[in-house]
RNA sequence: GCGCUAGUAGCUCAGCCGGUAGAGCAGCGGACUUUUAAUCCGAGGGUCACAGGUUCGAAUCCUGUCUGGCGCA
Repeated sequence: GCGCUAGUAGCUCAGCCGGUAGAGCAGCGGACUUUUAAUCCGAGGGUCACAGGUUCGAAUCCUGUCUGGCGCA
C1' cells in the first nucleotide's frame, strides 16, 4: 500500500429483505432477611465510531474518513 472483518447501553452481544433500538450482566430503587449474600419486582441508561449521499423513512443501502483484528505484498 491492497483485501477481508469488526465498531450498537458501563461490559458482553442481538437486531434476517430499510419501517417506533433490544437482551443478559453490572450499577440504582424496592420487597424478602437481624445484617450481608442469594432470590424476586421496578425504573433508568443510546449522537447505532465520524461525515456526507440515496429515500417519505437509514443501525441497516452507497461514498469517504478514523480505530481494532486477520491476511497478502
About this RNA
Predicted 3D model of a 73-nucleotide RNA (transfer RNA) from a Fimbriimonadaceae bacterium. Its mean pLDDT, the model's own confidence on a scale to 100, is 81. It matches the Rfam family "tRNA". Rfam links the family to the GO term triplet codon-amino acid adaptor activity.